[in-house]
Molecule: small-subunit ribosomal RNA
Organism: sediment metagenome
RNA sequence: AGAGUUUGAUCCUGGCUCAGGAUGAACGCUGGCGGCGUGUCUAAGGCAUGCAAGUCGAACGGAUUCUCUGUCGUAGCAAUACGACAAAGCGUGAGUGGCAAACGGGAGCGUAACACACUGGUAACCUACCCUGAGGUUCGGCAUAACUCCGCGAAAGCGGAGCUAAUUCCGGAUGUGCUCCCCUUCUGAUUGAAGGGGAGGAAAGCAGCAAUGCACCUUGGGAGGGGCCUAUGGCUCAUCAGCUUGUUGGUAGGGUAACGGCCUACCAAGGCUACGACGAGUAGCGGGUGUGGGAGCACGAUCCGCCUCACAGGGACUGAGACACUGCCCUGACACCUACGGGUGGCUGCAGUCGAGAAUCUUCCCCAAUGGACGAAAGUCUGAGGGAGCGACGCCGCGUGCAGGAAGAAGCUCUUCGGGGCGUAAACUGCUUUUAUUUGGGAACAAGUCAUGAGUGUACCAAAUGAAUAAGUACCUGCUAAACUCGUGCCAGCAGCAGCGGUAAUACGAGUGGUACAAGCGUUAUCCGGUUUUAUUGGGCGUAAAGGGUCCGCAGGCGGUCGCACAAGUCUUGUGUUAAAUCCUGGUGCUCAACAUCAGGACUGCGUGAGAUACUGUGUGACUAGAGGAUGGGAGAGGCCAGUGGAAUUGCCGGUGUAGCAGUAAAAUGCUCUCAUAUCGGCAGGAACACCAAAAGCGAAGGCAGCUGGCUGGAACAUUUCUGACGCUCAGGGACGAAAGCGUGGGUAGCGAAUGGGAUUAGAUACCCCAGUAGUCCACGCCGUAAACUAUGGAUGCUAGGUAUUGGGAGUGUCGACCCUCUCAGUGCCGUUUAUUGAAGGUAACCCCUUAAGCAUCCCGCCUGGGAAGUACGGCCGCAAGGCUAAAACUUAAAGGAAUUGACGGGAGCCCGCACAAGCGGUGGAGCAUGUGGUUUAAUUCGACGGUAAGCGAAGAACCUUACCAAGGCUUGACAUGUCGCGAAGUCGCCGGAAACGGUGAUGUGCCCGCAAGGGAACGCGAACACAGGUGCUGCAUGGUUGUCGUCAGCUCGUGUCGUGAGAUGUCGGGUUAAGUCCUUUAACGAGCGCAACCCUCAUCUUGUGUUACUUUUCACAAGAAACUGCCUCGGUUAACGAGGAGGAAGGUGGGGAUGACGUCAAAUCAGCAUGGCUCUUACGCCUUGGGCCACACACGUGCUACAAUGGCCACGACAAUGGGGCGCGAAGUCGCAAGACGGAGCAAAUCCCAUCAAACGUGGUCUCAGUUCGGAUUGGAGGCUGCAACUCGCCUCCAUGAAGCCGGAAUCGCUAGUAACCGCGCGUCAGCCAUAGUGCGGUGAAUACGUUCUCGGGCUUUGUACACACCGCCCGUCACGCCAAGAGAGUCGGUGGCACCUGAAGAGCCCCGUUCGGGGACCUAGGGUGAAAUCGAUGAUAGGGGCGAAGUCGUAACAAGGCACCGGUAGCGGAAGCUGUCGGUG
Repeated sequence: AGAGUUUGAUCCUGGCUCAGGAUGAACGCUGGCGGCGUGUCUAAGGCAUGCAAGUCGAACGGAUUCUCUGUCGUAGCAAUACGACAAAGCGUGAGUGGCAAACGGGAGCGUAACACACUGGUAACCUACCCUGAGGUUCGGCAUAACUCCGCGAAAGCGGAGCUAAUUCCGGAUGUGCUCCCCUUCUGAUUGAAGGGGAGGAAAGCAGCAAUGCACCUUGGGAGGGGCCUAUGGCUCAUCAGCUUGUUGGUAGGGUAACGGCCUACCAAGGCUACGACGAGUAGCGGGUGUGGGAGCACGAUCCGCCUCACAGGGACUGAGACACUGCCCUGACACCUACGGGUGGCUGCAGUCGAGAAUCUUCCCCAAUGGACGAAAGUCUGAGGGAGCGACGCCGCGUGCAGGAAGAAGCUCUUCGGGGCGUAAACUGCUUUUAUUUGGGAACAAGUCAUGAGUGUACCAAAUGAAUAAGUACCUGCUAAACUCGUGCCAGCAGCAGCGGUAAUACGAGUGGUACAAGCGUUAUCCGGUUUUAUUGGGCGUAAAGGGUCCGCAGGCGGUCGCACAAGUCUUGUGUUAAAUCCUGGUGCUCAACAUCAGGACUGCGUGAGAUACUGUGUGACUAGAGGAUGGGAGAGGCCAGUGGAAUUGCCGGUGUAGCAGUAAAAUGCUCUCAUAUCGGCAGGAACACCAAAAGCGAAGGCAGCUGGCUGGAACAUUUCUGACGCUCAGGGACGAAAGCGUGGGUAGCGAAUGGGAUUAGAUACCCCAGUAGUCCACGCCGUAAACUAUGGAUGCUAGGUAUUGGGAGUGUCGACCCUCUCAGUGCCGUUUAUUGAAGGUAACCCCUUAAGCAUCCCGCCUGGGAAGUACGGCCGCAAGGCUAAAACUUAAAGGAAUUGACGGGAGCCCGCACAAGCGGUGGAGCAUGUGGUUUAAUUCGACGGUAAGCGAAGAACCUUACCAAGGCUUGACAUGUCGCGAAGUCGCCGGAAACGGUGAUGUGCCCGCAAGGGAACGCGAACACAGGUGCUGCAUGGUUGUCGUCAGCUCGUGUCGUGAGAUGUCGGGUUAAGUCCUUUAACGAGCGCAACCCUCAUCUUGUGUUACUUUUCACAAGAAACUGCCUCGGUUAACGAGGAGGAAGGUGGGGAUGACGUCAAAUCAGCAUGGCUCUUACGCCUUGGGCCACACACGUGCUACAAUGGCCACGACAAUGGGGCGCGAAGUCGCAAGACGGAGCAAAUCCCAUCAAACGUGGUCUCAGUUCGGAUUGGAGGCUGCAACUCGCCUCCAUGAAGCCGGAAUCGCUAGUAACCGCGCGUCAGCCAUAGUGCGGUGAAUACGUUCUCGGGCUUUGUACACACCGCCCGUCACGCCAAGAGAGUCGGUGGCACCUGAAGAGCCCCGUUCGGGGACCUAGGGUGAAAUCGAUGAUAGGGGCGAAGUCGUAACAAGGCACCGGUAGCGGAAGCUGUCGGUG
């Protein structure tokens, strides 16, 4: 410090999310040690038990235990024992008295407040104990508890009688001070100070031999503590806007330590509030803590200060201090005891318990230290405190070993099978002992001479033992450090966001490996940060969210020039304060650190003193540049009122006139023979004002248009005369405010929501048509909204211009005017690498640019992701419609702006193509052939499916092929490599069997090395194991190949330039071409893949060679020539190029072929081949026989043959080319009607053969329009050929048979010249052939193209876009189903605070009685009750909307001209999107 996420990509806006730090935490997994901290955040819920505040005998009386002394009694010889009494002493328990108990400890309910913090004040106050100063302590007295007796009660406890003490209480004396009253002085003044006079009120003793000490009384001062007052500061809501009657002030009195409406009476009517009163919600406040660069934001555990509370509420008493946590009284709730009469209690002290909860500890030790209370002291008490325990809850520190040890064990894992990783890691060797265990020693904390340690035999030290006792957690797709394998297969699951998972998952689960941190690691929750995403520092508002519809204007904010004064803001400096702790810096102490401690700094603040005066402010004086006034002549649809004019529409009357009119894309409804429409004349009425008219003018906006008059507002210009800052903006407020709509009353020609009818349509609640009501118009009153838009608030200043126009003025000029020049004010356009020699700036971009969206200042309004929603609730306004103000739950990761490249459009322009048109011939109908679907089947193997599948893979399915089915067989296999054994290999038989196969016999001995034995090679058989094998799956894992757009003219790159960027330019424009072909222009210049050319072939010629034919030509082969717009004319830009012509065999790429750019379709193919992965392995492999791929109600595609006379048949006659031939082509001849047979010459082919090589054609004849002498399907018979074999299932021949069909619906295909059409011939595959197919060859040989409107496809440019899976796109609303949250709701239930009334405990003060106690009363009041409202919540039948939810229904509203341009306001209507009217906007 940033990153991810909207898009095909880009820039911006904008949200969401992440990485950091933190915690009184919790949860999951794990867990060695120590130190220092820390630990009920929830139920201020309830509590068993123990302890947490006592102390003083040196204040007092009495009781009592013990000890000691003394006396006495009893027992005893005595020592002694026991008992009684007296005094003393140490204790103990209760009581009187004193002090403490108001501290210490806990908690955060309440409290938005002088509660807290900071700064001041108290001349308006108090203060026990402590320190210090002054003075004093005298004489008396009355009681009472304890105790004794009596009584009541279960208990708690209480009552009566009697005795007694004091530092208890009371009276008198004294009175330095003190208090009160009066007088005088000082002071500006006072409640202050000084002086004088009068009045009032004090005291206690105890200890000690004593000295003396400690107490006591009055009073001054101090210290520390407290009360009260005050300026300032710190939460949310305005959907809380008005609040207040002790309220605000005064007078008098009361009360208090003290001021004060603190309280009471009376008087006045005040007080607070947009600088937020009042109300509601929430909350203890601060020092500080967390975070942050800071400003800030969030928090207020532990420690410190303050406040508040002590079961809930009220109250006072005592006291220096309380309205009192472990005191009292009352009320209430709760709990306990009870003899039912009545009592008792208060852990928010320390432990502990139940409960609640995600969650928070021991019923521990000690007063040794620090501190507190009491005491003269010893001392007692102290759950304050000091310690220990539990919890990884946090921070800090340490350890779990160190060194050596293989080119590297085992194991696991990955692998390209070679190897790699864990990995010096381990083992093993050596070493060390922090830690652990054991043993021994052993502090400090003790201050203070002795004594005194809970912690503690702790810290620490030494020795011994032995690597010994000690590692996990999370993560590994990106952000974000770290990846492989297997399993799973949109399942299981993950996930902070983006997103992973549908058979090759680095994202799930596991293993291995790795990364990070480490006694912890992750997760969750919360806070700050990142987030400049609330913007003071430090944002915005034309189109992203955002300028109020417009103006006026109070408060507020801001404000021209020059002086003087002040010094409030501001600045400088001194000083006081800002508690300590915390923080920072430096040191010191624990072995280090955490931690502790010392010193310094800081704590940005406030008070106060002194100073400065530029700026702001205040006061005062002046000025004229801002603003306003005066005068003058002009401009204008500015406003209101009245009058008036013509054209047109419609209606009515009359004339002429006749059959239609009207309307539409086309129609119909409608009008019309009762005379329409048309036309002429007249009359009536309402509404609107053609031309002028304009980028024009006026107005604040809305808005304003015939003409005339009246009334009236504003602006500009000129004169430079007046005032002298009078200004700008404006929350709240006020006024105006299109259209629609509402009320009342008029008016109504045209138009026209609703409505009716006619069309359209699947429907048509629409678009179109015919009618038509409200309304549109007027008057008055409401409404108050619009895309009320320049989507751009107002004011002021500054920053080049050019041009047009409106109004005014000046100048020149003129007789005057026009023109021209300058200037002020408006309204437009252009423009910033630009007109010019020269030139901004801003913006995400588009664009803006003196009329700013530039540079600045001031003021106002508004925004903070999308949806829910401009909705609900509440409030205000309205007659209503509705308007203004305005949320949340929930949901979502985007929603959006501008621009880019594409794609698309029932957008536009240009162009091309047998694309249409013009023609010729077909298909679709028939029969047959063939392919496909479907169906059938044991199987009908598989693939191909719009174009771009379907006579396609298949250039040949009877077996084979063959992949399918049935049956029979084989299992290292039909095929490959390796090992071992045997045998040459091979050949010929026999048996079983359908064959495969199984069984069995005979024959044969080869080649190489070697004397031989033997070994080796090829081959065969057998065995075992590695393996073979698969036309099994995945073409969506792939290579290769192919189709298609398309032989369309395109597709790109380098450098440069432009742009923030995606990208653009180049490749655009003007011409031209078949062409991104070429020319020209040009911020482009070049280049590549395509085009063209180069290649092959055909057409002409030349030369050479060849011979197979007799030869020249021809032919074949080879080489070459020829064509290039080269020449001419014209057009064109002098170009490219085009038109025509000459010559030529051929003329403008001469015809044809090969050649297919970047890419698109997850196009096709795993079955041609190759190949990853998966899968089968006595089978999904292999062999064999037979069957099937040829099935047949149907449907489709491609073809053949036809339907006939341009023909059929018969006879005769003529003319090709390409090819093929050795398991081959096969001549002549002979036989057969023929297919064919016999035959075998010749030929590896310019020689022979297929092959006389053809047919259409020509000549002649016949048929004469018919289901025929057309047509040939189908069927029967007889034959031929191939082949192991023609049954399923071949071809051919002959005879016979003679079906449909008479030119084909909607629709649709091919072809532009040697083409279509017609005619035959060859070839490949192949034993044969289902070939009518495919592919070549020649023969005969046309018609037509005006043209580009339309259809299809394509190219280029442009435009719109909400599309990018790209229109087969996107997307809206109702309905149906499920889930969710919120609002309404007849009501119901509860909470909270107030109001009115009734009742009313304890209790201070007041009144009365009594005065020792006490009793009564009124008032106030906690609590209780009743009632009507307010507010907040819970719940509620039901109805309505909203959100969300892979594949529901209906339509098609929007995005393209979205097929009726869309949208805003308003009104009506409709299943729904929506439609229509009216005004407005252009987005």